[in-house]
């Protein structure tokens, strides 16, 4: 970095497809090892179990154990004082709850929610708040009353829980003290836009606290039997209360920045703003009362979809696009939804009320619950781990600590799901082993690849040693791991895709549009490198493949980096708000912009450099980038912003001018049609012809009066005017606009222009008028298979006016407006100016319209080109593959037709634009040919022959099938041939090779006998060669084994050969040139030829294949040679070779070229006839059956031989033909002149028989000698027949013969004789033939025994008519033209209808969702009121106390406002169902028509209206495409 796919090929435009990289991946095949990441993307579906947040006895009582200690009371024993024992005493450690204190708002999940100040930057808080730390300063005085535990009793099944009693406290509460702090008040201050900031200073009021725990010491003092306690002082240390400050962490506020629908355009009632209160750490409309009517919003408000944001990933050159897994930051959530309490901190995941919905538990009365923490389980899904060790490390709560908690963490499991590394062994080993695969059979391939030999041992097995990771001793989950040593032994370890092209890698076999491939473009209908399978191969490797999805490649949404004339694309036109844009000169400013500097832009990521695991991956460390924001100084060209100033951009005055510009009003001929009259008569009219119509009731026709509508003839022009749509006779009136001369005013006033708003052709609509002509609908003739058409006669809306509506077009230069620069030429409207001139004219210049060629440049090309589609700026408007769709929903206009805006499922691999090179045309020029014409004879009817189709049939063997098959293959079908059908037989074979065995009475010959034959059968007869006889080989035969053998299939696997276009005049090729290529040129032009023949010209010069010559023949001449020819030597003739004709010569024409045209001369003229040869190709043309030959099929058969059939069938049908239909004939009789052939199993002659086919005969000839063959016939000439189905005609039949053959029954031919059919010249059509030609006569020959030959291939005889002439048919050439055609018109191609599949619009309803309104209810809870019930502390008051009363305060309880929900209506928006119904897409070869493509047979599109199965058809208007 491309690449494949539209085409017959070619550029272009454009879509689809691949190559590349990613992934929280899945799925398929397959799996050795290690280390490092990683793992519910679905159901924010429900969850069993167990664990995740607790600590602290150095805050408090208390229960409980268990050591000790002690024995005075208590008890209990012995008891005499007395003794003894015991813990109810103590003191110490655990344990339990509680009270209290701190944590529990961290950590850890998750992404449903949110489009928003969530989130990212960068700010701001004079508007805040902060436990625990850390620093400063100051304090800690006095006293009080409860409670839980526990005790006692009650209630419940449980969850709890009432009541009475008693107690601590670092729990609660009063009051003092105020460093301080708050608040008022007073006074001083300074910053700032303004301010609640930081402060001074004095007053006033109001406000702390735990002097609690604990360690050492000490411990006179209390307590105590005793142990031991305690007060109580020191030091120390945790902690307490107030302020002040730091640090971290928050709130809250603000600039800028990131999704999609506008078919979501307006929305908003606490909405915006103010006062006053409230709340709150703190601003605020947060929240309330009143007040004003405001605020948001096309720079997209509201609404509706989707979405947790970021650092980052990932793509990519970038720029951008996608993403947001795992780590980090930020939010939000914690079963749904609503609340508050606690408390620095929460509206709180493992708190806590209430409501809903779900799961459990219950004794039915009421209770529990909340994995999106680890781990696991169901479910759901394509799809995601262990109900794992461990607090050793880092981290976190509590605590003075010791330590306890920690599914945060750190490890270890599972999974190739990802990256990385390593192995599945190394070296040697044959011109190369078997096996498989290919073959042209020789070989080639796998392939050094294997065996073998020598080596090694990563891994892997076993065996030993063993860390680091731990800071000061111990203390390691991981872990006997990593690492290191030793042993053993090539041993434990390779798959996966793909191989037609893109895109690297090829044979074979199977298979037959089947079974399949397939990413796109295509593959498969008998020889598949595209499907299967094998060999081989290519690529990657413990992976390889598929599949989703992202970026890319796609400059294919285009900022960087598109485009819009015909490819998708310029609004139908203006005028214009908003909006973008903006002339000269100058001052000012310093937003944009540009430089500097400071701040930020977390960490990890990236990128360099270093280092640590062997090494990477992974990890440390250091560096370095980060547009963007903030904030300072500076710069001022350029843009803004402001000032002052110009004139050339606009615009104005003035003088002139042109013109179908626009609106009214009047007016005019001419022509159609009517009316009315005059002449006048038999048609008109109207087509391709025709007919409907009109017309003897007088029509057309003409004359002349009249009536009415509607367009305006020459003038008229690639002429004028308008912004477009449009505008046309004259004439007034009212108006817009341009243009030209002046250069006299204003000072940029300007361009453009989403929205909006106006104008807009024709149809069309609504009311009224009007109606001549014309004419959708409609009637009615015609045409036609049909004609809903086109043509004909009518003929209604309409077409005119007026007012209103509509608002569209091929509304087009298929080309938006502005401005400015970039050579010319030449026309033609207007206006000026200048030479010159009396003037118009001309000429020259010059602005401004409008054409046509053209530089340069552009452009795929065409083709544009100072009227740009060319350089450029400015604005607006659009486009992104075809179809579906100028459609559907919606919205928005319309009286209504209907506009405007505008998707989506689905579906194709293209859909296109130009241009080239064919073909084609019911294009066009030119020009050829028996193509037409002209002309002579046919054919189509008849018999007959001959083929073919068709039928038939045991078989009718096969093949050819328009021209180009059809008297072809067939130039010889009774057997034979023969290829087919019936039957009878052979099998190594009727033919060829090879190799093995056999074989002397062998090979051969063969006689009876069966038998149709073929075969079988064999009596018997009986060789051959080499070799010295043997021996023993050969041949030959038998067997056998290879093989033969097939007219069996493919002419769509080939050769060769052939036909046809066509003996047409063409078809190409080097080099040049020209096009971006295909290509073109040349080859076209201009003349001329039978010709691309030849000449001129010409970017072409040449040159091939083809045309012509060269070859045969025939015609004239000469030579040469003559046997058998005539007939005696030359002429005729044979049969060789040579000459002769080239437009050579005269004249005319001519480009004075080529070359016609006349003449001469000559046997013959302008290629003298004929002929052989036929150019690149075409027709998948014809032939596997002439022959060869792939491949395939068959082998006691599809081979091979024999008999008999058939090929000859016969109701047709067609093609080519013979013979006629008669008198230019027939028949008879006489005459007369040919060439070319053949010929020895041949041809036969004379002579003889026969009426005759023939027979006899057998000269002669192997052949210019003899024979067929005196050859000829048509002709001549003489006679007859006399128009008749005949003396035409010769078919059918019958007899009788002859001839060949083995054989003439199916199935020959000829001969006599008799028998005489159809047929009187032949519808539509349709062949041949331009001169010695058609015609017509007849001759030979091949094939062959004969013959069905009337064919056919020669051969001569007689011997014409016609060609004006290229309009027409048919075929070619040559240009040119239009084409939507390229298997090329036998082509493309539309629509209706039918059938099926598909996804979709309407739709009576119907379910469902979503947010929202309005009213009714309303938990919990804060909040507010009221509180007659209840209240320890503080007050008074009574009382000696105990207590009592009452006040303060304070709470139940009750009311009130909010308030989740829940109900109940009416609407909205979105979904899924739907009888039925609209169109659509696709679907193999249905149906009916031809609509468009070529003038497409009626030019086509475009709009509207009307018809009609259908494509469509017609009116009006308009466009050229």
């Nucleotide at each position: 970095a491309g690449a494949g796919u539209u085409u017959g090929a070619u550029c272009c435009u454009g879509g689809c497809u691949c190559a590349g990289g990613g992934u929280u991946a899945a799925c398929g095949c397959u799996g050795g090892c290690g280390g490092c990441g990683u793992g519910c993307c679905u159901a924010a579906c429900a969850c069993a179990u167990g664990c995740a947040a607790g600590u602290c006895g150095a805050g408090c009582g208390g229960g409980g154990a268990a050591g000790c200690c002690u024995a005075a009371g208590g008890c209990c024993c012995c008891u005499u004082u007395g003794g003894g024992g015991u813990a109810c005493g103590g003191c110490u450690u655990c344990c339990c709850a509680g009270c209290g204190g701190c944590a529990a708002a961290c950590g850890g999940g998750u992404g449903a929610g949110u489009a928003a100040c969530a989130c990212g930057u960068g700010g701001g808080u004079g508007a805040c708040c902060u436990g625990c730390c850390c620093c400063g300063a100051a304090g800690a005085g006095g006293g009080g009353g409860a409670u839980a535990a526990c005790c006692c009793u009650g209630g419940g099944a449980a969850a709890c829980u009432g009541g009475g009693g008693c107690u601590a406290a670092u729990a609660c509460c009063c009051c003092a003290u105020g460093u301080g702090c708050u608040u008022c008040g007073u006074g001083g201050g300074g910053u700032u836009a303004g301010a609640g900031g930081a402060c001074c200073a004095c007053g006033a009021a109001g406000u702390a606290a735990a002097g609690g725990g604990u360690g050492u010491g000490g411990g006179a003092g209390c307590c105590g039997a005793a142990a031991g306690g305690c007060a109580c002082c020191a030091c120390g240390u945790c902690g307490c209360u107030u302020c002040g400050g730091g640090a971290g962490g928050g709130g809250c506020c603000c600039g800028c920045g990131g999704c999609c629908c506008a078919u979501c355009a307006g929305g908003u009632a606490g909405u915006u703003g103010g006062u006053g209160g409230g709340g709150u750490a703190a601003u605020g409309g947060c929240c309330u009362a009143c007040c004003a009517a405001g605020c948001c919003u096309a720079u997209g408000a509201c609404g509706g979809g989707u979405a947790g944001c970021c650092g980052g990933c990932c793509u990519g050159a970038g720029a951008g696009g996608g993403u947001g897994u795992c780590c980090g930051g930020c939010c939000a959530c914690a079963c749904g939804g609503g609340g508050a309490c606690u408390g620095a901190g929460a509206c709180a995941c493992g708190g806590c009320c209430c409501c809903g919905a779900c799961u459990c538990c219950u004794a039915c009365g009421g209770g529990a619950g909340g994995c999106a923490g680890c781990a696991g389980u169901g479910g759901g899904g394509a799809a995601u781990c262990u109900u794992g060790g461990g607090c050793a490390a880092u981290g976190g709560a509590c605590g003075a600590a010791a330590g306890c908690c920690u599914g945060a963490c750190c490890c270890a499991g599972c999974g190739a799901c990802g990256c990385c590394g390593c192995g599945u062994g190394g070296g040697g080993g044959a011109a190369g082993a078997a096996g498989c695969c290919c073959u042209g059979c020789g070989g080639g391939g796998u392939g050094u690849a294997a065996a073998c030999c020598c080596c090694u041992u990563u891994u892997c097995g076993g065996g030993g040693g063993g860390a680091a990771g731990a800071g000061u001793a111990a203390g390691g989950a991981c872990g006997g791991u990593a690492c290191c040593c030793c042993c053993g032994g090539a041993a434990u370890a390779a798959g996966g895709g793909c191989c037609g092209g893109c895109u690297a890698a090829c044979u074979a076999c199977g298979u037959g549009c089947c079974a399949g491939c397939a990413g796109c473009c295509g593959c498969g209908g008998u020889a598949a490198a595209a499907c299967g399978u094998a060999g081989g191969g290519c690529c990657c490797g413990a992976g390889c493949g598929u599949u989703a999805c992202c970026c890319g490649g796609a400059a294919u949404c285009a900022c960087u980096g598109g485009g819009c004339g015909u490819a998708a694309a310029g609004c139908g036109c203006a005028c214009g708000c908003a909006g973008g844009c903006g002339g000269c000169c100058u001052g000012g400013u310093a937003a944009g912009u540009c430089g500097g500097g400071c701040g930020u832009g977390a960490a990890a990521u990236c990128u360099c450099c270093c280092a640590g695991c062997u090494c990477a991956a992974c990890u440390g460390g250091g560096a370095g980038g980060g547009g963007c924001c903030g904030u300072c100084c500076g710069a001022u060209a350029c843009u803004g912003c402001u000032g002052g100033g110009c004139u050339u951009g606009a615009g104005g005055g003035c003088g002139g001018g042109a013109g179908a510009g626009g609106g009214a009003g009047g007016u005019g001929g001419a022509a159609u049609u009517c009316c009315c009259g005059g002449u006048g008569u038999a048609g008109c009219g109207g087509u391709g012809a025709a007919a409907u119509g009109c017309g003897u009731a007088g029509a057309g026709a003409u004359c002349g009066g009249g009536a009415g509508g509607a367009a305006c003839g020459c003038c008229a022009g690639u002429g004028g005017g308008g912004a477009a749509g449009c505008c046309g006779g004259c004439c007034u009136c009212c108006u817009g606009g341009c243009c030209c001369g002046u250069c006299c005013c204003u000072g940029a006033c300007g361009c453009u222009c989403a929205g909006g708003u106006g104008c807009g052709a024709a149809a069309g609509c609504c009311a009224g008028g009007g109606g001549a002509g014309c004419g959708a609908a409609c009637g009615g003739g015609a045409u036609u298979a049909g004609a809903u058409a086109c043509c004909c006669c009518g003929g209604u809306a309409g077409u005119c006016c007026u007012g209103g509506c509509u608002g569209u077009a091929a509304a087009c230069g298929g080309u938006g407006g502005g401005u400015g620069c970039u050579a010319g030429g030449u026309g033609u409207g207007g206006g000026c100016g200048g030479c010159g001139u009396u003037g118009a004219c001309c000429c020259c210049g010059u602005c401004c319209g409008u054409g046509c060629c053209g530089a340069a440049g552009g452009u795929a090309a065409c083709c544009c080109g100072u009227u740009a589609a060319g350089c450029a700026c400015c604005c607006c408007g659009c486009c992104u593959g075809g179809g579906g769709a100028c459609u559907a929903c919606g919205g928005c206009c319309g009286c209504a037709a209907g506009g405007c805006u505008a998707a989506a499922a689905c579906u194709c691999a293209a859909a296109g634009g130009a241009a080239u090179u064919g073909g084609c045309g019911g294009g066009g020029g030119c020009c050829c040919g028996c193509a037409c014409a002209a002309g002579c004879g046919g054919c189509g009817g008849a018999g007959c022959g001959u083929g073919u189709g068709g039928u038939u049939u045991a078989a009718u063997u096969c093949g050819a099938u328009g021209c180009u098959a059809a008297c072809c293959g067939a130039a010889g079908a009774a057997c034979c041939u023969u290829a087919c059908c019936c039957g009878g037989g052979c099998u190594u074979g009727a033919c060829a090779u090879g190799c093995g065995g056999g074989u002397g009475g062998u090979a051969c010959c063969g006689a009876a006998c069966c038998g149709a034959a073929a075969g079988g059968g064999g009596a018997g007869g009986g060789a051959c060669c080499c070799g010295u006889u043997u021996a023993g080989g050969g041949a030959g035969c038998c067997c056998g084994c290879a093989c033969a053998g097939g007219u069996g299939c493919u002419g769509c696997a080939u050769g060769g050969c052939u036909g046809u276009c066509g003996u047409c005049a063409g078809c190409u090729c080097g080099u040049g040139c020209c096009g971006u290529g295909a290509g073109g040129u040349g080859u076209u032009g201009g003349g001329u030829u039978a010709a691309g023949u030849c000449c001129c010209g010409c970017a072409a010069c040449g040159a091939g294949c083809g045309c012509a010559a060269c070859c045969c023949u025939c015609g004239c001449c000469c030579c040469u040679a003559g046997u058998u020819a005539c007939a005696u030597g030359u002429g005729u003739c044979u049969a060789g070779g040579g000459g002769g004709a080239c437009u050579g010569c005269c004249g005319g024409c001519u480009u004075a070229a080529c070359g016609c045209c006349g003449g001469a001369g000559g046997a013959a003229g302008g290629u003298g006839g004929g002929g052989a040869c036929g150019a690149c190709g075409u027709c998948a043309a014809g032939u596997c059956a002439g022959c060869a030959u792939g491949g395939c099929c068959u082998u006691u058969a599809u081979g091979c031989c024999c008999g008999g059939g058939g090929c000859u069938a016969c109701a047709c049908a067609c093609a080519c033909g013979c013979u006629a239909c008669a008198a230019u004939g027939g028949c008879c009789g006489g005459g007369a002149c040919a060439a070319u052939g053949g010929g020895u199993u041949g041809c036969g002659a004379a002579g003889c028989c026969g009426c005759g086919a023939g027979g006899c005969g057998g000269a002669g000839c192997u052949a210019a000698u003899c024979c067929c063959a005196u050859c000829a016939a048509a002709c001549c000439c003489g006679g007859u027949c006399u128009c008749a189905g005949u003396u035409c005609g010769g078919a059918u039949u019958g007899c009788a013969g002859g001839c060949u053959g083995c054989a003439a029954c199916c199935c020959g031919c000829c001969u006599g004789c008799a028998u005489g059919a159809a047929g009187c010249c032949g519808g539509a059509g349709u062949c041949g033939c331009u001169a010695g030609u058609a015609a017509c006569c007849g001759c030979a020959g091949g094939u062959c025994a004969g013959c069905c030959a009337u064919a056919c291939u020669g051969c001569g005889g007689u011997g014409a008519a016609u060609a004006c002439g290229u309009u027409c048919c048919c075929g070619g050439g040559c240009c040119u033209u239009g084409c939507a055609c390229a298997c090329a018109c036998c082509g493309c191609c539309c629509g209706u209808c039918a059938c099926g599949u598909c996804a979709u619009g309407g739709g009576a309803g119907u379910c469902g969702g979503c947010a929202a309104c309005a009213c009714c209810u309303g938990a919990a809870g804060c909040c507010g009121g009221u509180g007659g019930c209840c209240u320890a502390a503080c007050c008074c008051c009574c009382g000696a106390a105990a207590g009592g009363g009452g006040g303060a305060g304070g709470g139940a309880g009750c009311c009130g406002u909010c308030g989740a929900g829940g109900g109940u209506g009416g609407g909205g928006c979105c979904g899924g169902c739907g009888a039925c119904u609209g169109g659509g897409a696709c679907g193999a070869a249905g149906u009916c028509g031809u609509a468009a493509c070529a003038a497409g047979g009626u030019a086509g599109c475009c709009g509207u209206a009307c018809g009609g199965g259908a494509a469509c058809g017609u009116g009006c208007g308009g466009c050229u495409g």
Annotation
RNAcentral holds the sequence, with entries from SILVA. This is a predicted structure of a 1521-nucleotide RNA (small-subunit ribosomal RNA) from an Anaerolineae bacterium.